[in-house]
Overview
This is a predicted structure of a 270-nucleotide part of an RNA (large-subunit ribosomal RNA, domain VI) from a soil metagenome. The coordinates come from a structure-prediction model, not an experiment, and the mean pLDDT is 87.

Context: one part of a larger RNA
RNA sequence: CGCAGGAGAUUUGAGAGGAGCCGUCCCUAGUACGAGAGGACCGGGACGGACCAACCGCCAGUGUACCAGUGGUUCCGCCAGGGGCCAAUGCUGGGUAGCUGUGUUGGGAGUGGAUAAGCGCUGAAAGCAUCUAAGUGCGAAGCCCACCUCAAGAUGAGAUCUCCCAUCACUCCUUCGGGAGUGGGUAAGACCCGCGGAAGAUAACCGCGUAGAUAGGCUACAGGUGUACAGUCAGCAAUGGCUUAGCCGAGUAGUACUAAUCGGUCGAGG
Numbered sequence: 001c002g003c004a005g006g007a008g009a010u011u012u013g014a015g016a017g018g019a020g021c022c023g024u025c026c027c028u029a030g031u032a033c034g035a036g037a038g039g040a041c042c043g044g045g046a047c048g049g050a051c052c053a054a055c056c057g058c059c060a061g062u063g064u065a066c067c068a069g070u071g072g073u074u075c076c077g078c079c080a081g082g083g084g085c086c087a088a089u090g091c092u093g094g095g096u097a098g099c100u101g102u103g104u105u106g107g108g109a110g111u112g113g114a115u116a117a118g119c120g121c122u123g124a125a126a127g128c129a130u131c132u133a134a135g136u137g138c139g140a141a142g143c144c145c146a147c148c149u150c151a152a153g154a155u156g157a158g159a160u161c162u163c164c165c166a167u168c169a170c171u172c173c174u175u176c177g178g179g180a181g182u183g184g185g186u187a188a189g190a191c192c193c194g195c196g197g198a199a200g201a202u203a204a205c206c207g208c209g210u211a212g213a214u215a216g217g218c219u220a221c222a223g224g225u226g227u228a229c230a231g232u233c234a235g236c237a238a239u240g241g242c243u244u245a246g247c248c249g250a251g252u253a254g255u256a257c258u259a260a261u262c263g264g265u266c267g268a269g270g
């Protein structure tokens, strides 16, 4: 920009893409078959490999400053207690959310249709024979459908539901009923702007904007570290007790304390 008014939702599916794998064991059955050795079709069940997708309750990893330990040096006057630096976390032990796999769950199931090679039925040409010439049946991991995803720019522009409505000025045409066009202000609605997000490079997408829990803060809880400083008690002291303490990034709730203020722009007349 189009989809013959302007919007907000929900959809149909032309078409496109993805997936499509393989094995072992058991039963049928030591049956059919075979002198024996050996050993099935068909059908049913169990387990697995690789691959793919989703997810983080479990297991495991990361988690650059969440907690603790610890050496050197320097600073906070000293003790105590802390901060900085050690070449990008000084080193070490753990670790929330998130992100992950080695973890968990699921998948390739099933049904149908038309077929290939092939196997047939009926059957002439050619009194026989012949699956083929007319006609007709079966038959693949393959094809079409089925399963998952995208999808009406599918210009062949589809469908359904809901919302908004017939205002003003000007120009042109007119069969004077009206028609075509331009502009202004609006409707439903949208955008700008702001607070944000398992969305994301930015756009986009999604949520929220005081009639509000969107983010931050605060409170509570979960969770992580592992028992803080000071004081006091015990001990000559090291140290231990008071202490499941103290501290705490992302988690879950609650709560308007802070910030989403006030506003602006566009947007139909069929």
Base pairs, nucleotide, nucleotide: 001153005164006163007162008161009160010159011158015150016149017148018147021049022048023047024046025045026044027043033038051107052106053105054104055103059101060100061099062098066094067093068092069091070090071086072085073084074083075082076081112144113143118138119137120136121135165270167184168183169182170181171180172179173178189266190265191264192263193209194208195207196206197205214259215258216257217255218254219253220252221251223248224247225246231242232241233240234239